[in-house]
RNA sequence: GGGCUCGUGGUGUAGUUUGGCUCACAUACCUCCCUGUCACGGAGGAGAUCGCGGGUUCAAGUCCCGUCGGGCCCG
Numbered sequence: 001g002g003g004c005u006c007g008u009g010g011u012g013u014a015g016u017u018u019g020g021c022u023c024a025c026a027u028a029c030c031u032c033c034c035u036g037u038c039a040c041g042g043a044g045g046a047g048a049u050c051g052c053g054g055g056u057u058c059a060a061g062u063c064c065c066g067u068c069g070g071g072c073c074c075g
Base pairs, nucleotide, nucleotide: 001074002073003072004071005070006069007068010027011026012025013024020058029045030044031043032042033041051067052066053065054064055063
C1' cells in the first nucleotide's frame, strides 16, 4: 500500500437478511416492596441521535461515498 471484518446504553450482545411505528435482551446503576440488617427475590425507573462526516430516500442502526480506531490476511 491492497483486501476482509468489527465499532450500537456503564459493560457484554441482538437488531443489518427484504430500509418502515417507540432501538431489544442480559448485567450493572437508582427508587420502592420484602427482611431485624445485608444478600436473594418481586415491582418500577433512568441511561445509546447506532465510531465520525456527507449522500440517497417520504423514511437510514440497516443502502452508497469518505474518514478514524481495533483485529485478521496479502504484498
The RNA shown here (transfer RNA) has 75 nucleotides and comes from a Patescibacteria group bacterium.
The sequence was found in a public genome assembly.
Rfam family: tRNA. Its family is annotated with triplet codon-amino acid adaptor activity in the Gene Ontology.
NCBI's taxonomy places the organism under Bacteria, Bacteria candidate phyla.